[in-house]
RNA sequence: GCAUCGAUAGCUCAAUGGCAGAGCAGCCGGCUUUUAACCGGGAGGUUGUGGGUUCGAAUCCCGCUCGAUGCA
Numbered sequence: 001g002c003a004u005c006g007a008u009a010g011c012u013c014a015a016u017g018g019c020a021g022a023g024c025a026g027c028c029g030g031c032u033u034u035u036a037a038c039c040g041g042g043a044g045g046u047u048g049u050g051g052g053u054u055c056g057a058a059u060c061c062c063g064c065u066c067g068a069u070g071c072a
Base pairs, nucleotide, nucleotide: 001071002070003069004068005067006066007065010024011023012022013021018055027041028040029039030038048064049063050062051061052060
């Protein structure tokens, strides 16, 4: 330098054009003498970034940034 894949909550990952979700972590409460475990609840997002397409974009297209792998 070229190609492929990836970037979504603090972490690990879903959502394949039509309301952005789960598990864990953290917060509040219950249980317990207390802690852990268990149970319940609520919160947490500019979907890497800048544009484009579309009635509508996390999703499709282009540029850029970062990461992984392969080739040179």
A computed fold for a 72-nucleotide RNA from a soil metagenome, annotated as transfer RNA.
The coordinates come from a structure-prediction model, not an experiment, and the mean pLDDT is 81.
Its Rfam family is "tRNA". Rfam classes the family as a transfer RNA.
RNAcentral holds the sequence, with entries from ENA.